[in-house]
RNA sequence: UAGAGUUUGAUCCUGGCUCAGGAUAAGCGCUGGCGGCGUGCCUUAUGCAUGCAAGUCGUACGGGGGGUGGGAUUUCGGUUCCACUCCAAGUGGCGAACGGGUGAGUAACGCGUAAGAACCUGCCCCCGAGCGGGGGAUAACCCCGAGAAAUCGGGGCUAAUACCGCAUAUUCUCCGGACUCAUGUCCGGAGCAAAGCCUGAGGGUGCUUGGGGAGGGGCUUGCGUCCUAUCAGGUAGUUGGUGAGGUAAAGGCCCACCAAGCCGAAGACGGGUAGCUGGUCUGAGAGGAUGGUCAGCCACACUGGGACUGAGACACGGCCCAGACUCCUACGGGAGGCAGCAGCAAGGGAUAUUGCGCAAUGGGCGAAAGCCUGACGCAGCAACGCCGCGUGGGUGAAGAAGGCCUUCGGGUUGUAAAGCCCUUUUCCGGGGGAAGAAGCUCUGACGGUACCCCGGGAAUAAGCCUCGGCUAACUACGUGCCAGCAGCCGCGGUAAGACGUAGGAGGCGAGCGUUAUCCGGAUUUACUGGGCGUAAAGAGCGCUAAGGCGGCGAGGGAAGUCAGCCCUGAAAUCUCCCGGCUCAACCGGGAGGGGAGGGUUGAUACUCCCCCGCUUGAGGGGGGCAGAGGGAGGUGGAACUCCCGGAGUAGUGGUGAAAUGCGUAGAUAUCGGGAGGAACACCAGUGGCGAAGGCGGCCUCCUGGGCCCCUCCUGACGCUGAGGUGCGAAAGCGUGGGGAGCAAACCGGAUUAGAUACCCGGGUAGUCCACGCCCUAAACGAUGGACACUAGGUAUGGGGGGUAUCGACCCCCUCCGUGCCGAAGCUAACGCCUUAAGUGUCCCGCCUGGGGAUUACGGCCGCAAGGCUAAAACUCAAAGGAAUUGACGGGGGCCCGCACAAGCAGCGGAGCGUGUGGUUUAAUUCGAUGCAAAGCGAAGAACCUUACCAAGGCUUGACAUGCCGAUGACAGGGCGCGAAAGCUCCCCUUCCUUCGGGACAUCGGCACAGGUGCUGCAUGGCUGUCGUCAGCUCGUGCCGUGAGGUGCUGGGUUAAGUCCCGCAACGAGCGCAACCCCUGUUGUCAGUUGAAUUUCUCUGGCAAGACUGCCCCUUAAAGGGGGAGGAAGGCGGGGAUGACGUCAAGUCAGCACGGCCCUUACGCCUUGGGCAACACACACGCUACAAUGGGUGGUACAAAGGGUUGCUAAGGAGCGAUCUGGAGCCAAUCCCAAAAAGCCAUCCUCAGUUCGGAUUGCAGGCUGAAACCCGCCUGCAUGAAGCUGGAGCUGCUAGUAACCGCAGAUCAGCAUGCUGCGGUGAAUACGUUCUCGGGCCUUGUACACACCGCCCGUCACGUCAUGAAAGCCGGCAACACCUGAAGUCGAUGGGCCAACCGAUUUUCGGAGGUAGUCGCCUAGGGUGGGGCUGGUGAUUGGGACGAAGUCGUAACAAGGUAACC
Repeated sequence: UAGAGUUUGAUCCUGGCUCAGGAUAAGCGCUGGCGGCGUGCCUUAUGCAUGCAAGUCGUACGGGGGGUGGGAUUUCGGUUCCACUCCAAGUGGCGAACGGGUGAGUAACGCGUAAGAACCUGCCCCCGAGCGGGGGAUAACCCCGAGAAAUCGGGGCUAAUACCGCAUAUUCUCCGGACUCAUGUCCGGAGCAAAGCCUGAGGGUGCUUGGGGAGGGGCUUGCGUCCUAUCAGGUAGUUGGUGAGGUAAAGGCCCACCAAGCCGAAGACGGGUAGCUGGUCUGAGAGGAUGGUCAGCCACACUGGGACUGAGACACGGCCCAGACUCCUACGGGAGGCAGCAGCAAGGGAUAUUGCGCAAUGGGCGAAAGCCUGACGCAGCAACGCCGCGUGGGUGAAGAAGGCCUUCGGGUUGUAAAGCCCUUUUCCGGGGGAAGAAGCUCUGACGGUACCCCGGGAAUAAGCCUCGGCUAACUACGUGCCAGCAGCCGCGGUAAGACGUAGGAGGCGAGCGUUAUCCGGAUUUACUGGGCGUAAAGAGCGCUAAGGCGGCGAGGGAAGUCAGCCCUGAAAUCUCCCGGCUCAACCGGGAGGGGAGGGUUGAUACUCCCCCGCUUGAGGGGGGCAGAGGGAGGUGGAACUCCCGGAGUAGUGGUGAAAUGCGUAGAUAUCGGGAGGAACACCAGUGGCGAAGGCGGCCUCCUGGGCCCCUCCUGACGCUGAGGUGCGAAAGCGUGGGGAGCAAACCGGAUUAGAUACCCGGGUAGUCCACGCCCUAAACGAUGGACACUAGGUAUGGGGGGUAUCGACCCCCUCCGUGCCGAAGCUAACGCCUUAAGUGUCCCGCCUGGGGAUUACGGCCGCAAGGCUAAAACUCAAAGGAAUUGACGGGGGCCCGCACAAGCAGCGGAGCGUGUGGUUUAAUUCGAUGCAAAGCGAAGAACCUUACCAAGGCUUGACAUGCCGAUGACAGGGCGCGAAAGCUCCCCUUCCUUCGGGACAUCGGCACAGGUGCUGCAUGGCUGUCGUCAGCUCGUGCCGUGAGGUGCUGGGUUAAGUCCCGCAACGAGCGCAACCCCUGUUGUCAGUUGAAUUUCUCUGGCAAGACUGCCCCUUAAAGGGGGAGGAAGGCGGGGAUGACGUCAAGUCAGCACGGCCCUUACGCCUUGGGCAACACACACGCUACAAUGGGUGGUACAAAGGGUUGCUAAGGAGCGAUCUGGAGCCAAUCCCAAAAAGCCAUCCUCAGUUCGGAUUGCAGGCUGAAACCCGCCUGCAUGAAGCUGGAGCUGCUAGUAACCGCAGAUCAGCAUGCUGCGGUGAAUACGUUCUCGGGCCUUGUACACACCGCCCGUCACGUCAUGAAAGCCGGCAACACCUGAAGUCGAUGGGCCAACCGAUUUUCGGAGGUAGUCGCCUAGGGUGGGGCUGGUGAUUGGGACGAAGUCGUAACAAGGUAACC
């Protein structure tokens, strides 16, 4: 020291991404009252108009000009002198090297820190000495001249603290000598100085030469100071020496010569980036990031080079040269340098006034007054930051109005407002009015400011962001994967708390958000403080130089280490205390801290160094042992192929099945002989050896390592190991051999939609040998090496010992190896566990999200193939590990079901019926769509139904409730139009009353009605399905970090999670079963209309009965098998009953209901049409194809139902449907009602028929207002397809299938459908391999919208970044050569020259200098070949991403050929 979101169905872990915090020289958006203190070009070190930013001194000097006063002179114009004073230029001095700016360059002694020796230092301070005497010039000024200008030339005059000799020399410098340990001291020689000015005449101030100091500076060194090794070698003045030069000074700084060194893996050299520090931000800290303001240092001043002057510069506002740029020009030539303060332009997301003042502080000059000072002090602009204040306070409920929401009750905004009382910070007006001044007087830019007093009046002053989770704050409307939001996860496809708006709320507040950047969170680079079996990560293995680490005892040292003291660690900053501005920010004072460096004195446990010992680590010696350890040579048998021969005949071979192939030219099979190459069966092991790769017949030779025993020798000789080096399976490469078998490529045959595969037949490299390369692997124990320690058990290989014995067996102990199980411990879990993945030490290697990428580029290696090393752009919000629950598997085990099989009857073919799809139509209303839609909603569409279409109409409506007004009826009847609905007109016509009105109806109006309009993906309810399957859960306990497990698994058993046993489980709930109904047997009670006169049958009730109860066998039990009895036997048969849940299954059109939509229509009424269409396709049925049949005649036997708008008898008519008739019956009474198959008899005789009945014509009947579209029935006539149905599919296990009829609901009528009823009445089940569905256990998984899953690669299209590429265009730093400005230095110097010297003195000579010229160096320029780096490039390579493209199916389940390297 705080965490959170996000990988999953869920879990734990790993791991990345993201968020909440703080900060900023900030920018942008919206908003903006005041004050204080700070801060303000981060970009183009880009270019700059204008003004200002460094001058000053007359007490250094000469003259000029102006003013005032005075004097002299005068031709009265003036001239001249003196004094005072002012101005500007000049000579001279000091300053200008400070102050101010900027961060380009610089990876460096640049900076930081600590030291050092070979140095310099103007002004300042202290001490000593001196200042004598001379000389020659020159600006200014005057005259002349050149030039556009800048500026310059010539002549003449002049001063000095300007310049030059001479004298002096304590000192100082040099040379020589002596002394000294040394710093140094002494002696001798030579050389070098100076300036004056002012004065009150005291002096002051300068000057010269020395010594010292202070402060400043130059130089050197130790240590520290970014990234890159895809930069590994660099270096010729390079490294050192000697000598000379140069500098203030050491030095290769420079030069000559000599030597060949020097630097580098502790990273030289190169590349990239960067001013460094005090500090600043962040952080718990360690750290990380950063270097703006302030302070210290450095560097730079348009770019590059150079020197001059000077104490100091290689000089921001100086000079010279080159270059670029700008300006002026008379074209000849000139001028310039804001990275000073303002300001302008440009760039940019972005950064201020061309302000005031020298009053203060500081600086320059001056004796001083003073002058100068864009340093500085102030003001202005900017919410840019920090800090402070305000925008009011109190009271005030009818909880006002308005807004918003609402379940319409209300809630909320909200004491909020208004109203009343109060205050005046701020604001406005008025008055007073500073400190800052140091210094006697004077002196204030800020500033009439701060501050104080008075007056006025709540007056002048609030916004921004957010409200899905993280994260504090929720509703409504709009929108409808649109528009948009988004930091991550993610929102939006018609009810969005996530978009937009509103109301409300939350947060902060003169600000609030956002963007950018840094630190934090991130223990996500892990020093503090991580890892590497499977998540990313142990190098394939050995040997070894460097390095790191290292046994026991003693002594010495004291480098590390520890302690005391001293110095440094600037100030500011930071922390604490105190103080000053009203507080704070800010400022001041004091103290603390400062982990670092140096010095010094100590300590000696540990590490280290030296030395002396030791034996346990390591090695050696002696004696034994095992072994596919390695290399070479030889040798053996089996098998195989080929060749020869014998014998033999038609096949063989191969597969899932085949074919290609081989074979009558004689194969295969078989026997004999021969040749060849490769590999070594059995032994063989869970075994052995080796460092790994790897090693297997036998024999011989050479050779490495290991183990055991003895404890004899050496005496720490050890461990690890970046780099290096050697070895290194297979494949591959080179050369030469060899080649039996096998076998990439290749050729055939199959398979397949295809089959460049899997299978089959051939077959070449290769496999083998020798030599040389290659150097990879799932080179794996996915586990680096060494040492030590930490329970056991068991097996096995090698050795030794003990015991025992006749013995070699057995047993025990021990060392080394190889396995398994397992405790503690560890681990995310799985698992590991003396062969550690435990506990520790040492060393090496490696990892840091996935993809891109076992990649590109570069380098190294290779003959090649390729290997090693190894990125980035871009992209994703994950990628992963282990384990859990499911689901799934062309995984496994166990077990069920008419699931298959065994059977019977069918469907699929025909005709017809019905439903559906499709098509058609004005409409063919709507829904249902695999199982689980399709004779389904519909248990009955001619009108109605009816929801659809066309046409005609109505608008408070066909229907409900309420209100207002008017009327008095409405109903009913009638005329007209009309298809009807409707419209219009006429006739007739109220009731109650308390007299207010009410009831009812109509009309007008308002609320509203109405909708089969949408959403079954907003819903309730109901239903289907898995499935009548045996399962689904819970409590407590236990196990697991957790998801979760256990229980419910296991052994038996059952129809069953049924029961029993066992068991970390023990119980419980919903399911199963049972309880309910029907049926089968019996008893009993009652009984009409039944039966019938006891019985019995029947109807209705009650009761009994069946429980594995009994016997045998089996079994641990549960249970099972058999048997008896019984009407019924192991659930007797049937029904009702449907667990947790699944399918966003079905239904808004049965009903209900949220939301949306329509309102003279999407409502309502009416007529007609449609739902009935018809090339087709499907589903379910009916009837058949016939003789087990059909026709005809005769004749039996049911059950269950229905009936008053009804069932309808007998009788009669009709061929018949039916009509007539009307008895009886509200029904155990009457009727429907004839049951049919059956039985008897007869005809038909195998045919499209006496099968079959479709279709059509005619004639009838019935219902109904009405049968055209569009009903049913009857009769006559017509007689179609069809002769048993492909692939495939359905039902059924017994009173079942099949066959046969009967009834009912709906209904006016309409039944092949549906729901029931009885009659006749089978066959078969070996069995669970297979198909389908299901249950339990187990296994694998990359699936979890769960295999109808997931997912790979090519191709096609779009976008993006990137590699290669003929080239093309830039940048950077070097190199070679040529050229080469200014300038220093050197040489020369015939031209020129005042000071000094000499002389023959208007001159000449000398000394010394100098212009010029030459040389070295050199900025820059040019030429050239290379190096590094960037941009671009036709084309090309792969890559990433992109709702619905193409081809296949590689992987995940044995993924259908196990996968992978």